A computed fold for a 61-nucleotide RNA from a Deltaproteobacteria bacterium, annotated as Fluoride riboswitch aptamer (crcB RNA motif). Its mean pLDDT, the model's own confidence on a scale to 100, is 76.

[in-house]
RNA sequence: AUAAUUAUUGGCGAUGGAGUUCGCCUUUAACCGCCAUUGUGCUAAUGACUCCUACUUUUAA
Numbered sequence: 001a002u003a004a005u006u007a008u009u010g011g012c013g014a015u016g017g018a019g020u021u022c023g024c025c026u027u028u029a030a031c032c033g034c035c036a037u038u039g040u041g042c043u044a045a046u047g048a049c050u051c052c053u054a055c056u057u058u059u060a061a
Base pairs, nucleotide, nucleotide: 010025011024012023013022016052017051018050019049020048021047033042034041035039
C1' cells in the first nucleotide's frame, strides 16, 4: 500500500476544551468566514446558551 473477514462506533455546524440544546448529513454527505481594496486586509474561540482557557480594550490594586 492492497485485499478479505470480524468487531465496535455515527459525523458536521470558519481558530481550543467541557456541558446543555437546536438544526443538518448519512460517507458520492453535512461543513470548510468576509472584502469595492487581494492586502504586512478585516471579524470571530458559541449554530445558540453557560463555564474554562487563549486573545483584544479600559479601569483599579